Small-subunit ribosomal RNA, central domain from an uncultured bacterium, 350 nucleotides, folded computationally. The prediction has a mean pLDDT of 90.

Context: one part of a larger RNA
RNA sequence: UUGGGCGUAAAGGGCGCGUAGGCGGCCUUGUAAGUCCGUUGUGAAAUCCCUCGGCUCAACCGAGGAACUGCGACGGAUACUGCUCGGCUUGAGUCCCGGAGAGGGUAGCGGAAUUCCCAGUGUAGCGGUGAAAUGCGUAGAGAUCUGGAGGAACACCGAUGGCGAAGGCAGCCUUCUGGGCCAACACUGACGCUCAUGCACGAAAGCGUGGGGAGCAAACAGGAUUAGAUACCCUGGUAGUCCACGCCCUAAACGAUGAUGACUAGUUGUUGGGGGAGUUAAAUCCCUUAGUAACGCAGCUAACGCGUGAAGUCAUCCGCCUGGGGAGUACGGUCGCAAGAUUAAAACUC
Numbered sequence: 001u002u003g004g005g006c007g008u009a010a011a012g013g014g015c016g017c018g019u020a021g022g023c024g025g026c027c028u029u030g031u032a033a034g035u036c037c038g039u040u041g042u043g044a045a046a047u048c049c050c051u052c053g054g055c056u057c058a059a060c061c062g063a064g065g066a067a068c069u070g071c072g073a074c075g076g077a078u079a080c081u082g083c084u085c086g087g088c089u090u091g092a093g094u095c096c097c098g099g100a101g102a103g104g105g106u107a108g109c110g111g112a113a114u115u116c117c118c119a120g121u122g123u124a125g126c127g128g129u130g131a132a133a134u135g136c137g138u139a140g141a142g143a144u145c146u147g148g149a150g151g152a153a154c155a156c157c158g159a160u161g162g163c164g165a166a167g168g169c170a171g172c173c174u175u176c177u178g179g180g181c182c183a184a185c186a187c188u189g190a191c192g193c194u195c196a197u198g199c200a201c202g203a204a205a206g207c208g209u210g211g212g213g214a215g216c217a218a219a220c221a222g223g224a225u226u227a228g229a230u231a232c233c234c235u236g237g238u239a240g241u242c243c244a245c246g247c248c249c250u251a252a253a254c255g256a257u258g259a260u261g262a263c264u265a266g267u268u269g270u271u272g273g274g275g276g277a278g279u280u281a282a283a284u285c286c287c288u289u290a291g292u293a294a295c296g297c298a299g300c301u302a303a304c305g306c307g308u309g310a311a312g313u314c315a316u317c318c319g320c321c322u323g324g325g326g327a328g329u330a331c332g333g334u335c336g337c338a339a340g341a342u343u344a345a346a347a348c349u350c
Stems, first nucleotide, its partner, number of pairs: 004321003007304002012318001014201001016199002021194003025088003030083002033081002035077008049065006091191001092188003098181001103177003108172002110154001115149003120144002125136002162169002206247006215241002220236004258317006266295012299306002323350003332343004
């Protein structure tokens, strides 16, 4: 490279926006670049192939033919692709109506609980465990009850419920703001899909500067356990966890399943919208649409399973895989304050 693949065997980029590129709806005009046909020139000889011939045969050699799948020129064809002209509305988008939502940023407020402080009552224990001890307590603890301080998280509602591209998002309210959905006209008229490089976002931990610090808690200390115990258990406890700004850029970043579009039996639940039946109002039922779940036919699959939200049947584009170890390592490059990240081998070995 060809071929084959990527849910679990190696393999979907963490996620989006988007440049180049690739691909692209229906009808029509012209063109004839791609495409197709014909003619013509060229495509050296030798070689290969076919036929005939010469060395006794063969190898070898000679002759003729074919071929040289290519390129140029000319003439022609116009379905498809390209370019071009005009048009269309189904793809895409816009306006108007409606409504759901922990979507994001900001400012404020609230109650429960833990801890601490002051004061009251009150007395000998509390705490902890498998059992203990370290620890706290007569300098009055624990318990109980007023008051106060401070930080962090938001019970119930709460749900195979919602929103978001992913990471993720949950007390209440304010303000700013993104996206999706539905219905019915109207409008634009292919404006689309995908996307190397690039850019933005990206849990937790970690880093820098400055705050904050209730609880929890790496490290650390002590007590136990044990043969030992640098652990599991207990008593403490610092970074950190929180906030602001700036970095880091990784995860089993998972649906281990890239994006978009089309097509292919059904059944059941649920969320958001719309239409209809029904009702005083509901409940309930039917249809439709966008999600989200459970089953299941065909089909697919090595099996497990997937199954209109496909892992089915197709199309376009991107990413990735190619035996195990060495190794996601070394070297070099790029990025980073660092930690390190990213790109990424080989020897050797089985």